């Protein structure tokens, strides 16, 4: 250098015909228990990696940029 692939909760992840984003583990309150774990029940947490275009409407199409990972040479 070039070619492909990846970014969404604290981590790992899912999210097809573009219509207000979820699941495990974690984390808080509560029940349960002498206690602690383990269970059960509520909830809290996201500018969906960053800018720009389609469009009524973008995690999702395009197109640039950043970061990371394989491949080539």
């Nucleotide at each position: 250098g070039c070619u492909u692939c990846a970014a969404u909760a604290g981590c790992u992840c899912a999210g097809u015909u573009g219509g207000u984003a979820g699941a495990g583990c974690a984390c808080u309150u509560c029940a349960c228990u002498u206690g602690u774990a383990a269970u059960g029940a509520a909830g809290g947490g996201g500018u969906c990696a960053c800018g720009g275009g389609u469009u009524c409407g973008a995690u999702u199409c395009c197109u640039g940029u950043u970061u990371g990972a394989a491949g080539c040479a």

RNAcentral holds the sequence, with entries from ENA. Transfer RNA from an Alphaproteobacteria bacterium, 73 nucleotides, folded computationally. It matches the Rfam family "tRNA". Rfam's curators write: Transfer RNA (tRNA) molecules are approximately 80 nucleotides in length. Taxonomically the source falls in Alphaproteobacteria (Bacteria, Pseudomonadati, Pseudomonadota). The coordinates come from a structure-prediction model, not an experiment, and the mean pLDDT is 81.